RNA sequence: CAAGUUGGCCGGGUGAUCGCGGGCGCAGCGGCGCGAGCCGCUCCGCGCUCGAGGAAAGUCCGCGCUCCGAAGAGCACGACGCCGGGUAACGCCCGGUGCGGGGUGACCCGCAGGAACAGGGCCACAGAGAUGCGUAUCGCCGGGGCUUGCCCCGGCAAGGGUGAAACGGUGAGGUAAGAGCUCACCGGCGUCCGCAGCAAUGCGGGCGGCCAGGUAUCCCCCGUCGGGAGCAAGGCCAAGCAGGGGUGAGCUGCGGCUCGCAGCGUUUGAGCCCCGGGUAGGCUGCUAGAGUCGUCCAGCAAUGGCCGGCCCAGAGAGAUGAUCGCCUAAAACAGAACGCGGCUUACGGGUCGACUUGGAUC
Numbered sequence: 001c002a003a004g005u006u007g008g009c010c011g012g013g014u015g016a017u018c019g020c021g022g023g024c025g026c027a028g029c030g031g032c033g034c035g036a037g038c039c040g041c042u043c044c045g046c047g048c049u050c051g052a053g054g055a056a057a058g059u060c061c062g063c064g065c066u067c068c069g070a071a072g073a074g075c076a077c078g079a080c081g082c083c084g085g086g087u088a089a090c091g092c093c094c095g096g097u098g099c100g101g102g103g104u105g106a107c108c109c110g111c112a113g114g115a116a117c118a119g120g121g122c123c124a125c126a127g128a129g130a131u132g133c134g135u136a137u138c139g140c141c142g143g144g145g146c147u148u149g150c151c152c153c154g155g156c157a158a159g160g161g162u163g164a165a166a167c168g169g170u171g172a173g174g175u176a177a178g179a180g181c182u183c184a185c186c187g188g189c190g191u192c193c194g195c196a197g198c199a200a201u202g203c204g205g206g207c208g209g210c211c212a213g214g215u216a217u218c219c220c221c222c223g224u225c226g227g228g229a230g231c232a233a234g235g236c237c238a239a240g241c242a243g244g245g246g247u248g249a250g251c252u253g254c255g256g257c258u259c260g261c262a263g264c265g266u267u268u269g270a271g272c273c274c275c276g277g278g279u280a281g282g283c284u285g286c287u288a289g290a291g292u293c294g295u296c297c298a299g300c301a302a303u304g305g306c307c308g309g310c311c312c313a314g315a316g317a318g319a320u321g322a323u324c325g326c327c328u329a330a331a332a333c334a335g336a337a338c339g340c341g342g343c344u345u346a347c348g349g350g351u352c353g354a355c356u357u358g359g360a361u362c
Stems, first nucleotide, its partner, number of pairs: 001358010012327007020051007027042006053333001057344002060342005065230004072259004077226005082096005097112006113221002119219002121215003137160002139156007168186006187211002189208008234284004243275005250264004291310004296305003
């Protein structure tokens, strides 16, 4: 210097003129008061100040908050599933372990309880054969026959082929030929011991020939967690109407079923169903919060703690616009609707830090 990996930040700025929504203040008007002052109204008067995102998106998880006549138990159903930590919580985040994959590398991606330890299912086609220790394809060996090239009997599964996968690998011994049949070493598995680690696990050693696999993104089993609905939740005020019919002894209680519990009702008729009428107005919920920024401390980190600073949208058919000038690398994806922590998706350009690879120079 170039290319790359990874973490953070920004998402046009500035001046002027006009135009929006919230807050505060002044002014004006009205009322009360002796007065100071208090209350209400007016953006069609004025001033100051604040005013969309890293994803506001998807509505996929977790919560705060609100309600359901008690929210309790069980079944069913759903989610998660290695170890440790974080968090209000999570299916999230951080760190680590093991297996597998990509890259020269920095680094990135996927998976994670259980297959003997409950049971079952499946492994197409090809192939002799895919859990039945057996009916073995090309073959190897022994015996017999004989038409010398075949047939019969017996043994073998080491060599070759098929396949995603075929009963561990190399070598030696042994054998008629072979086979963990035996042995040495290696690999896998089981078990015991030692060391390291909180642990998942790793490393080392001893013993054992134990060497029939894969799949649970197949059914399933085990462990942990899980009431329901949602701001169109809910609360208050104002206004307005009109009831009628059927069924009926049990019914109602916010995913399904059962139990429990609570409430209402049994001809003074609960509940459910059908027809019809009224209302859709105003206020509130609605923004000071598991908030944000900074130094320091603890921690590998996620994050937490002390101290200090800051207040940063609350619309209601739904607020940010237009014009001109300058700067400029000049802007992609894209607009809050109760809020927050995540995940996922979309995205142009710039900038800062660390690391990797290549080149050049000293």